[in-house]
RNA sequence: UGGGUUGGCCAGGCAGCCGCGUUGUGCGGGCUCUGUUCUUUUGGACAGUGACCGGACACCGAGGAACGUCCGGGCUCCACAGGACAGGGUGGUGGGUAACGCCCACUCGGGGUAACCCGCAGGCCAGUGCCACAGAAAACAGACCGCCGUUUCGCGGAUCAGUGCGGACGGUAAGGGUGAAACGGUGGUGUAAGAGACCACCAGCGUGCCGGGUGACCGGUGCGGCUCGGUAAACCCCACCCGGAGCAAGGCCAGACAGGGCGCGUUUGAGGGCUGUCCGCCCGAGCGUCCGGGUAGGCCGCUGGAGGGCGCCGGCAACGGCGUUCGUAGAUGGAUGGCUGCCUCUCCCGGUCCGGUAACGGUCCGGGAUGACAGAACCCGGCGUAUCGGCCAGCCCAUCCG
Numbered sequence: 001u002g003g004g005u006u007g008g009c010c011a012g013g014c015a016g017c018c019g020c021g022u023u024g025u026g027c028g029g030g031c032u033c034u035g036u037u038c039u040u041u042u043g044g045a046c047a048g049u050g051a052c053c054g055g056a057c058a059c060c061g062a063g064g065a066a067c068g069u070c071c072g073g074g075c076u077c078c079a080c081a082g083g084a085c086a087g088g089g090u091g092g093u094g095g096g097u098a099a100c101g102c103c104c105a106c107u108c109g110g111g112g113u114a115a116c117c118c119g120c121a122g123g124c125c126a127g128u129g130c131c132a133c134a135g136a137a138a139a140c141a142g143a144c145c146g147c148c149g150u151u152u153c154g155c156g157g158a159u160c161a162g163u164g165c166g167g168a169c170g171g172u173a174a175g176g177g178u179g180a181a182a183c184g185g186u187g188g189u190g191u192a193a194g195a196g197a198c199c200a201c202c203a204g205c206g207u208g209c210c211g212g213g214u215g216a217c218c219g220g221u222g223c224g225g226c227u228c229g230g231u232a233a234a235c236c237c238c239a240c241c242c243g244g245a246g247c248a249a250g251g252c253c254a255g256a257c258a259g260g261g262c263g264c265g266u267u268u269g270a271g272g273g274c275u276g277u278c279c280g281c282c283c284g285a286g287c288g289u290c291c292g293g294g295u296a297g298g299c300c301g302c303u304g305g306a307g308g309g310c311g312c313c314g315g316c317a318a319c320g321g322c323g324u325u326c327g328u329a330g331a332u333g334g335a336u337g338g339c340u341g342c343c344u345c346u347c348c349c350g351g352u353c354c355g356g357u358a359a360c361g362g363u364c365c366g367g368g369a370u371g372a373c374a375g376a377a378c379c380c381g382g383c384g385u386a387u388c389g390g391c392c393a394g395c396c397c398a399u400c401c402g
Stems, first nucleotide, its partner, number of pairs: 001398010012343007020061002023058003027054003033048006063373001067384002070382005075246004082279004087242005092106005107121001108119004122237002127235002129231003144176002146172004151168005184202006203227001205224008250300004259291006271283004307326008345371001346369006353362003
């Protein structure tokens, strides 16, 4: 200098004018209400005044994903009597976390020169399936071309015999072919020809012992049957986990109305709950259903949280502990916008200068255009998806210079 890879941050800036929302503090108005005062009474005046109205000032006011609604929770309500079955989720080991299907570290496998990335990563010797086509044969399968034959028949040949060719029968799976994959590999012994039939070395599998590790697992060494395919993001088996519903949850206040019919039942239990189903258990005097009427308003929940920043300590890390500090939207047809100027980033056009053979690149000037994905609605931890552009840092590889 170029390429690659991993992580973090930002999400145009400044100023002015006009316009919004919450909160706070003043000011003004003032129905209601209270007090004082005047008045024979109605009532008038003054002061204060919740709701309400108007206006002034100040602070604050959408995101890295607010999207998806894919997971896990907080919170709220129902229940908590258990047992069995069903259903669903996860799947190497060890940690983190409130929890998770998330995150961290490690192991094994795959990709890459590497940094690094990926993994639906337990079990095919519990069982059942599937492996098209091709091929002899696709799980204890198999003979197409071959190789061999101490057997048999025929042809040819020759004085005879043998070699040779073809068929039948038998042996064989080492060679060739098919295929994604063919029941270990190389070398040898042996054989009629062959074969783990046997032997040496190796791979794999099983197993004993030793060492390292919390563990998954790794290394070493000995023995052995000699080798029993693949597929579980196939059904399945195994291990672990799982109550239900959801802020339109759930409460409070105000206000309005109109009840009637049918069925069942009141301890011989209607109906309801645990519960997706069954057993079992519990509550229970009203319940179920049809027709009809009224209400749809206001307040809470609603933002101080498993919160953020900084520092120190522990840990490889995720993260945890301690101290200190901050107070950062709470709307409800639903707020944060519009205009102007300057600056900046990106892109396009033109010009100037420099480097370069050129292509092209860089600095400066002028003009123009554009601004990604996208909008809170109870809150939080993740994951997935979309996305203009910029900044910072680590590591790997290549080349060059010192």
This is a predicted structure of a 402-nucleotide RNA (Bacterial RNase P class A) from Arthrobacter sp. H5.
Rfam family: Bacterial RNase P class A. The family's RNA type in Rfam is ribozyme.
The coordinates come from a structure-prediction model, not an experiment, and the mean pLDDT is 75.
Taxonomically the source falls in Arthrobacter (Bacteria, Actinomycetes, Micrococcales, Micrococcaceae).
The sequence was found by an Rfam model in a public genome assembly.